[in-house]
RNA sequence: UACUUAUCCAGAAAGACUGAGGGAUUGGGCCCUUUGACGUCUUAGCAACCCUUCCAAUGUUUAUUUAAAUAGUGGAAAAGGUGCUAACUCCCAUCUUGCUACUGUUUUUCCAGAGCAAGUAAAGAUAAGAA
Numbered sequence: 001u002a003c004u005u006a007u008c009c010a011g012a013a014a015g016a017c018u019g020a021g022g023g024a025u026u027g028g029g030c031c032c033u034u035u036g037a038c039g040u041c042u043u044a045g046c047a048a049c050c051c052u053u054c055c056a057a058u059g060u061u062u063a064u065u066u067a068a069a070u071a072g073u074g075g076a077a078a079a080g081g082u083g084c085u086a087a088c089u090c091c092c093a094u095c096u097u098g099c100u101a102c103u104g105u106u107u108u109u110c111c112a113g114a115g116c117a118a119g120u121a122a123a124g125a126u127a128a129g130a131a
Stems, first nucleotide, its partner, number of pairs: 001131001003129006013043005021032003026093004044085003049081002052077005058071005089123001095119006102113003
C1' cells in the first nucleotide's frame, strides 16, 4: 500500500513547549481558536479489538470415580500490544422508502421539484487477520 472481517449516537484532560490556523479529502453548513486552538512531549484517564488471568453453564476428549484438558458462548479484571480522550465519523452530499392544508399543469390520480423522517451506499477511522 491494496484485500477480508468487525465496530463507529457510550466513555475519558491536565501540565510544558510552540504560535495561527484547525475540525481527513471536495462543496455547503456549523463549530473550535491569541482566555493560545492544531501539533509535539510528559503525566493521567477511557475503552475492552488482540493477548493474559479468573468465574458460570454447555459441548467434546481422557480417566473406575473425584477430576483434568479443550472449544465456542456469557460475565469480571486491566498487567502487556494497539487505539482513543470537543461536537454521532461535527452535520449534509449516493440510493431506497414513507409523510406533507408546500410548488409546478390538474377536479383527482400520476409525474417532476421542495421540505421532513427512517434505512442504506460510497469515503474515512480503529482493531484483528492474511499478502